[in-house]
Molecule: transfer RNA
Organism: Candidatus Uhrbacteria bacterium
């Protein structure tokens, strides 16, 4: 060079007939103990990798670019 998959919250990752985006773990408050841990409860954190287009609406379809892995040459 070519192909083929992935990119979604600090991490690892769900999210199918397109319709306001979530789980675990982490971080923070609070109860709770004589204090810890471990247990309850809650809250913050997301331009769903960039740009165009299809559309009344795009994380979702489509073309490109980046990027990360695999593979062939």
């Nucleotide at each position: 060079g070519c192909c083929g998959c992935c990119g979604u919250a600090g991490c690892u990752c769900a999210g199918u007939u397109g319709g306001u985006a979530g789980a675990g773990c982490g971080u923070c408050g609070c109860c709770a103990u004589g204090g810890u841990a471990a247990g309850g409860c809650g809250a913050a954190g997301g331009u769903c990798u960039c740009g165009g287009g299809u559309u009344c609406g795009a994380u979702u379809c489509c073309c490109g670019a980046c990027g990360g892995u695999g593979g062939c040459u």